The RNA shown here (transfer RNA) has 74 nucleotides and comes from a Candidatus Undinarchaeales archaeon.
Its mean pLDDT, the model's own confidence on a scale to 100, is 82.
The RNAcentral record of the sequence draws on ENA.
RNA sequence: GCCCCGAUAGCUCAGCUGGCCAGAGCGCUUCCUUGGUAAGGAAGAAGUCCCGGAUUCGAAUUCCGGUCGGGGCU
Numbered sequence: 001g002c003c004c005c006g007a008u009a010g011c012u013c014a015g016c017u018g019g020c021c022a023g024a025g026c027g028c029u030u031c032c033u034u035g036g037u038a039a040g041g042a043a044g045a046a047g048u049c050c051c052g053g054a055u056u057c058g059a060a061u062u063c064c065g066g067u068c069g070g071g072g073c074u
Stems, first nucleotide, its partner, number of pairs: 001073007010026004019057001028044005050066005
């Protein structure tokens, strides 16, 4: 230098045939239960979907550029 993959909640990840409020597990908060913890149960909060631009009535999803991480080739 070139090519490929990835970046979504605090963490690990799903969703990527464009449209229904962006989801799961763990964690966190509150409550129930207990003499008190743990476990269990119920409810809840938490996201500029890496950044900028384009296309579109509409973009996490398509296109272009960039940043960061991983891998390969020379």